This is a predicted structure of a 72-nucleotide RNA (transfer RNA) from a bacterium. The same sequence occurs in records of 2 taxa. The sequence is in RNAcentral, with records from ENA and MGnify.
[in-house]
């Protein structure tokens, strides 16, 4: 110093142009004598940051920030 990757609920991850879904946490109810498990409700993020492009952007393009990698 050059090149690639990634960045989404408290946590792990999907969505890859049309207002973001699953597991798991957590709050409450069933079930239990209690407690574990197992079932039902609900709960939480507008997608790292700022520009472009588009009617429309998590998604594409640019820059910058932060983490992995490979090369000098």
């Nucleotide at each position: 110093c050059g090149g690639g990757g990634c960045a989404u609920g408290g946590u792990g991850u999907a969505g890859u142009g049309g207002u973001a879904a699953c597991a798991u946490g957590c709050a409450c109810c069933c079930u239990u004598g209690g407690g574990g498990u197992g079932g039902g409700u609900g709960u939480g993020a507008g997608c790292g940051u700022g520009g472009g492009u588009u009617c429309g952007a998590u998604u594409c393009c640019c820059a910058c920030u932060g983490c992995c990698c490979c090369g000098a």